[in-house]
Context: one part of a larger RNA
RNA sequence: AGACGGGGACCCACACAAGCGGUGGAUCGCGGGGUUUAAUGCGAUAAUAAGCGCGUAACCUUACCUAGGCUUGACAUCCUGAUCGUAUGUCUUAGAAACAAGAUAGUCAGUUCGGCUGGAUCAGUGACAGGUGCUGCAUGGUUGUCGUCAGCUCGUGCCUUGAGGUGUUCGGUUAAGUCCGUUAACGAGCGCAACCCUCGUCGUGUGUUGUAUUUUCACACGAGACUGCCGGUUAUAAACCGGAGGAAGGUGAGGAUGACGUCAAAUCCGCAUGGCCCUUAUGCCUAGGGCUACACCCACGAUACAAUGGCACGCACAAACCGAAGCAAAGCGGCAACGCCUAGCCAAUCGGAUAAAACGUGUCUCAGUUCGGAUCGGAGUCUGCAACUCGACUCCGUGAAGCCGGAAUCGCUAGUAAACGUAUAUCAGUCAUGGUACGUUGAAUAUGUUCCUGGGUCUUGUACU
Numbered sequence: 001a002g003a004c005g006g007g008g009a010c011c012c013a014c015a016c017a018a019g020c021g022g023u024g025g026a027u028c029g030c031g032g033g034g035u036u037u038a039a040u041g042c043g044a045u046a047a048u049a050a051g052c053g054c055g056u057a058a059c060c061u062u063a064c065c066u067a068g069g070c071u072u073g074a075c076a077u078c079c080u081g082a083u084c085g086u087a088u089g090u091c092u093u094a095g096a097a098a099c100a101a102g103a104u105a106g107u108c109a110g111u112u113c114g115g116c117u118g119g120a121u122c123a124g125u126g127a128c129a130g131g132u133g134c135u136g137c138a139u140g141g142u143u144g145u146c147g148u149c150a151g152c153u154c155g156u157g158c159c160u161u162g163a164g165g166u167g168u169u170c171g172g173u174u175a176a177g178u179c180c181g182u183u184a185a186c187g188a189g190c191g192c193a194a195c196c197c198u199c200g201u202c203g204u205g206u207g208u209u210g211u212a213u214u215u216u217c218a219c220a221c222g223a224g225a226c227u228g229c230c231g232g233u234u235a236u237a238a239a240c241c242g243g244a245g246g247a248a249g250g251u252g253a254g255g256a257u258g259a260c261g262u263c264a265a266a267u268c269c270g271c272a273u274g275g276c277c278c279u280u281a282u283g284c285c286u287a288g289g290g291c292u293a294c295a296c297c298c299a300c301g302a303u304a305c306a307a308u309g310g311c312a313c314g315c316a317c318a319a320a321c322c323g324a325a326g327c328a329a330a331g332c333g334g335c336a337a338c339g340c341c342u343a344g345c346c347a348a349u350c351g352g353a354u355a356a357a358a359c360g361u362g363u364c365u366c367a368g369u370u371c372g373g374a375u376c377g378g379a380g381u382c383u384g385c386a387a388c389u390c391g392a393c394u395c396c397g398u399g400a401a402g403c404c405g406g407a408a409u410c411g412c413u414a415g416u417a418a419a420c421g422u423a424u425a426u427c428a429g430u431c432a433u434g435g436u437a438c439g440u441u442g443a444a445u446a447u448g449u450u451c452c453u454g455g456g457u458c459u460u461g462u463a464c465u
Base pairs, nucleotide, nucleotide: 001465002464003462004461005460007459008458009457010456011455012454013453015449016448019412020411021410022409023408026303027302028301029300031298032297033296034294035293042053043052064289065288066287067286068285069284070283073128077127078126079124080123081122082121083120084119088105089104090103091102092101093100108118109117110116130278131277133276134275135274139272140271141267142266143265144263146261151190152189153188154187155186156185157166158165159164170181171180172179196255197254198253199252201223202222203221204220205219206218207217226249229243230242231241232240233239305405309364310363311362312361313360314359321352322351323350326345327344331340332339333338371402376397377396378395379394380393381392382391418441419440420439421438422437423436424435
């Protein structure tokens, strides 16, 4: 100087408390462990792994396994030779396919008219290609975390034998090392704040596809909030408390933004890359299988256990987003999934598209039920070469556990929690109950800082560094 203390003082945070809703019990989904397997590919493992890499594993993806094949190779550059009726497409034969053999269609570009140049294919040769093989403890880049916590440092000066200290302490104050005052310090840098984006109010201008033509809406530019004004408290400071006006008041709300560093934290399988290793294989092609197994354990979720509810009918109100290998209206067929047909739309024009909870009426009357929907049987629809392993959806039947969950534990302070639906990326289809956005309805509680957890400043003890 640090680190640590079941030492002290002060302060902060959904940290506790006060509340609301959950998890832990059930079934299912998904991920992980374990076990199994020819293979169940690899990574991630307290917080900081486990709906994570994966924003879609039937083939492909795919890296794993089995089997059949290739060896200058699926891909790149160079060299030599041959072909140019090239390349490529289609068909036949054998085969699971890759691969192989044959037939047929197909008349490359330029030109000095020379197989001369380019380009392509085949064969050969070796230099080489190739490797999701190893090392994240050789690395770049990127990321998590402490933590959006208020800290981390430097120059000169001063103090000390020195390590080092001072500044950065102290008195106030703040969300803040924020600001004021004090001060052997005076200044400065990275952080804080502000500058950036979105939302909320107003004004001006413009506007079709929008419109109720003083509006709404969209876009652009501006105004507005600064403790600016008033009162009080205080050190006449910084600031705090109250008030006025105002759409908004003391950081208006949300986002983006993550200091010096810590964990030899994560990633060589996104990418790049040193070294090592493989080279008729640890490379490459193909078919099939596997990543979807199942005694069990864990994480995260979905749906419920019902009457603040289920079912039936009626009826109202969004925002944001997407659409040409696309969105598809209306009409017709089907109980339905869906099919047929075909307008419109490269979209403020057309379509996806009926929002749902809410509200009104009726019914059920406390029951394993008209709750709950797992599981299983049958019949179908759609996508796609192909739904057996292993897709989603529809209809009929079946109708499991579950009557609110032990110890324990999580989230949230306002348009938040909770509830409700909508859209979308990926995507042929989909195992989405996941992710990311959007609006609708819309609470309760906070006396406070003794305690639990994490953090900050100062100080104290130490046999630790």
The part of an RNA shown here (small-subunit ribosomal RNA, 3' major domain) has 465 nucleotides and comes from an uncultured bacterium. The coordinates come from a structure-prediction model, not an experiment, and the mean pLDDT is 83. It matches the Rfam family "Bacterial small subunit ribosomal RNA".